[in-house]
Molecule: transfer RNA
Organism: Spirochaetota bacterium
RNA sequence: GCCACCCUAGCUCAGUCGGUAGAGCAACGCACUCGUAAUGCGUAGGUCGUCGGUUCGAUUCCGAUGGGUGGCUCCA
Numbered sequence: 001g002c003c004a005c006c007c008u009a010g011c012u013c014a015g016u017c018g019g020u021a022g023a024g025c026a027a028c029g030c031a032c033u034c035g036u037a038a039u040g041c042g043u044a045g046g047u048c049g050u051c052g053g054u055u056c057g058a059u060u061c062c063g064a065u066g067g068g069u070g071g072c073u074c075c076a
Stems, first nucleotide, its partner, number of pairs: 001072007010025004019056001027043005049065005
């Protein structure tokens, strides 16, 4: 330099005819217990990497761009 993939909650990750964003763990509250752990119930938590475009409507489609992972190639 080229190619592919990834970026969504604090962490790990789902999410296809474009139509109100989800799970597990973690956090917090309650129940249970003599108390704790475990378990059950509940609550909160999101600029869907960024900037534009298309559209009535974009996490999803298109363009540009940043970061990450892997592969390939060239040079001295």